[in-house]
A computed fold for a 135-nucleotide RNA, annotated as FMN riboswitch aptamer (RFN element). Its mean pLDDT, the model's own confidence on a scale to 100, is 81. It was read from a public genome assembly, where an Rfam model found it. It matches the Rfam family "FMN riboswitch aptamer (RFN element)". Rfam links the family to the GO term FMN binding.
RNA sequence: ACGUGCUCCGGGGUCGGUGCAAGUCCGAACCGGCGGUGACAGUCCGCGACCCUCGUGCGGCGCCCAGGCGGCGGCGAGGUUGAACCGGUGGAAUUCCGGUACCGACGGUGAAAGUCCGGAUGGGAGGCAGCACGA
Numbered sequence: 001a002c003g004u005g006c007u008c009c010g011g012g013g014u015c016g017g018u019g020c021a022a023g024u025c026c027g028a029a030c031c032g033g034c035g036g037u038g039a040c041a042g043u044c045c046g047c048g049a050c051c052c053u054c055g056u057g058c059g060g061c062g063c064c065c066a067g068g069c070g071g072c073g074g075c076g077a078g079g080u081u082g083a084a085c086c087g088g089u090g091g092a093a094u095u096c097c098g099g100u101a102c103c104g105a106c107g108g109u110g111a112a113a114g115u116c117c118g119g120a121u122g123g124g125a126g127g128c129a130g131c132a133c134g135a
Base pairs, nucleotide, nucleotide: 002134003133004132005131006130007129008127009126014028015027016026017025029115030114031104032103033047034046035045036044042102043101051079052078053077054076055075056074058073059072061070062069063068064067084100085099086098087097088096106118107117108116
């Protein structure tokens, strides 16, 4: 270094104004998961979370005529899923420096949410993190 199993880790961010009421509107501010890349990326190439569809006796539940049907969860496959340009340096940068922009699941809410609350003490891409075993 490789394989298998287990463990651990694994998302950030607000003030003011208006108003009966807003962390949701208006103004200003703030935030940026994982892998890749000739050089450091929210906006490049992919992946993940959320959502949708299909399949599946894998699990438990319900229904009826006992073999099926239904919906839930798990697993598998597929789909959907946002946004950047200009200049500079350089061998090399849509990644650095300067400038000006842009984007942000679903449900909730006394009023419209990237920043509040919730599903979530969940899941998770993954990790040059740890342990055991193997050769």